[in-house]
RNA sequence: GGGCCCAUAGUUUCAAUGGCUAAAAUGCUGGUCUCCAAAACCAGAGUUCUCCGUUCGAGUCGGAGUGGGCCUG
Numbered sequence: 001g002g003g004c005c006c007a008u009a010g011u012u013u014c015a016a017u018g019g020c021u022a023a024a025a026u027g028c029u030g031g032u033c034u035c036c037a038a039a040a041c042c043a044g045a046g047u048u049c050u051c052c053g054u055u056c057g058a059g060u061c062g063g064a065g066u067g068g069g070c071c072u073g
Base pairs, nucleotide, nucleotide: 001072002071003070004069005068006067007066010026011025012024013023019056028044029043030042031041032040049065050064051063052062053061
């Protein structure tokens, strides 16, 4: 230099064919319980890598960029 793949809560990951409000586990915060803590239970906050395009509507489709991984000259 060339080719391929990936990017979603702090972390690990779902989300058939574009559809209304994006979700689970764990972690975090608050509460119940307890002498205290842990565990358990209840509640809450938090997310689609960036920009542009297509569309009535984009996590999902297209383009560019950024970052990461693999193969190759």